[in-house]
């Protein structure tokens, strides 16, 4: 250089175009003599412009990053 993939909360992950899922992780309370486990709640997130579209994480184009494949 060409190609197929794959970017989602701190971390890992799901997601037929129509309020973005869970798990762990912080932070608060309940519980306990305390501390660990349990229970409840809370904040955090769609890689970057752009384009169809009422309506885009989803799809379409360029980039950028990372995987792998041919030269």
């Nucleotide at each position: 250089g060409c190609g197929u993939u794959c970017g989602u909360g701190g971390u890992c992950u799901a997601g037929c175009g129509g309020u973005a899922u869970g798990a762990u992780g912080a932070g608060a309370g309940c519980c306990u003599u305390c501390c660990a486990a349990g229970c409840u709640c809370u904040g955090g997130g769609u890689c970057c412009g752009g384009g169809u579209u009422c309506a885009a994480c989803u799809c379409c184009c360029g980039g950028c990053g990372g995987a792998c494949g041919c030269a």

Background: This is a predicted structure of a 71-nucleotide RNA (transfer RNA) from Candidatus Iainarchaeum sp. It matches the Rfam family "tRNA". About the family: Transfer RNA (tRNA) molecules are approximately 80 nucleotides in length. The coordinates come from a structure-prediction model, not an experiment, and the mean pLDDT is 81. Lineage of the source: Archaea > Nanobdellati > Candidatus Iainarchaeota > Candidatus Iainarchaeia > Candidatus Iainarchaeum.